[in-house]
Molecule: transfer RNA
Organism: Schizopora paradoxa
RNA sequence: AGCGAAAUGGCGCAGUGGAAGCGCGCAAGGCUCAUAACCUUGAGGUCCUCCGAUCGAGACGGAGUUUCGCUA
Numbered sequence: 001a002g003c004g005a006a007a008u009g010g011c012g013c014a015g016u017g018g019a020a021g022c023g024c025g026c027a028a029g030g031c032u033c034a035u036a037a038c039c040u041u042g043a044g045g046u047c048c049u050c051c052g053a054u055c056g057a058g059a060c061g062g063a064g065u066u067u068c069g070c071u072a
Stems, first nucleotide, its partner, number of pairs: 001071007010024004018055001026042005048064005
């Protein structure tokens, strides 16, 4: 330099146009003599940035940023 992939709660990941979910973690409560385990509830996300198409975008198009891989 060229090509490809990825970016979504603290971490790991889902989510093929009607607008945010799972596991772990965290907090509170229950259970227990107590801890762990287990059960219930909750907090936590301007979905990398900007622009565009659309009635409507995490998902589609364009540009950019960062990371990873391949080729040279």